RNAcentral holds the sequence, with entries from Rfam and Ribocentre.
This is a predicted structure of an 89-nucleotide RNA (c-di-GMP-I riboswitch aptamer) from Methyloversatilis universalis FAM5.
Of the family's consensus pairs, 100% are formed in the model.
NCBI's taxonomy places the organism under Bacteria, Pseudomonadota, Nitrosomonadales, Sterolibacteriaceae, Methyloversatilis universalis.
RNAcentral records the identical sequence in 2 taxa.
The coordinates come from a structure-prediction model, not an experiment, and the mean pLDDT is 84.
RNA sequence: GCUGAACCAGGGCAAACCCGUCGAAAGGCGGCGACGCAAAGUUUCCGGUCUAACGGGUGACAACACCCCAUGACAGCGGGGCCGCCGCU
Numbered sequence: 001g002c003u004g005a006a007c008c009a010g011g012g013c014a015a016a017c018c019c020g021u022c023g024a025a026a027g028g029c030g031g032c033g034a035c036g037c038a039a040a041g042u043u044u045c046c047g048g049u050c051u052a053a054c055g056g057g058u059g060a061c062a063a064c065a066c067c068c069c070a071u072g073a074c075a076g077c078g079g080g081g082c083c084g085c086c087g088c089u
């Protein structure tokens, strides 16, 4: 510098379920556990998806119900950026 076609080495990560914990929720984290993953490393820049607390609206509306809303979340939904093991040169 190149690439994931193949081979080699060391291996790495960990879905669902269940338990604990944080959170309004989506979901996060820890444990357990392996469905899968060659970037299932990292980053919300673009698209998408999930949630709807606060706020707004409607119902006489306080309770309550419903609707809207991301400032919340998903990188294991896709694209882009950054970085990296092995291999090749």
Base pairs, nucleotide, nucleotide: 001088002087004086012037013036018031019030020029021028022027035076041082042081043080045079046078047077048074049073050072055068056067057066058065059064